[in-house]
RNA sequence: GGUCCCAUCGUUUAGCGGCCUAGGACACCGCCCUCUCACGGCGGCAGCACGGGUUCAAAUCCCGUUGGGAUCA
Numbered sequence: 001g002g003u004c005c006c007a008u009c010g011u012u013u014a015g016c017g018g019c020c021u022a023g024g025a026c027a028c029c030g031c032c033c034u035c036u037c038a039c040g041g042c043g044g045c046a047g048c049a050c051g052g053g054u055u056c057a058a059a060u061c062c063c064g065u066u067g068g069g070a071u072c073a
Base pairs, nucleotide, nucleotide: 001072002071003070004069005068006067007066010026011025012024013023018056028044029043030042031041032040049065050064051063052062053061
């Protein structure tokens, strides 16, 4: 340098054009429970890497950028 794959809460994971103001688990915060802690119950916080395009509508499709990975030379 060529080709291909990946990028979603702090971590991990679902999503396959409209049912999504993006769901779950763990973590964190608050409340309940307990003499206290743990366990358990309820609630809360927090995310689509970035920039364009297509579309009535994009996390989802297309292009580019960035980062990571695989492979060829």

Predicted 3D model of a 73-nucleotide RNA (transfer RNA) from Rhodoluna sp. The prediction has a mean pLDDT of 81. The organism belongs to Rhodoluna, within Bacteria.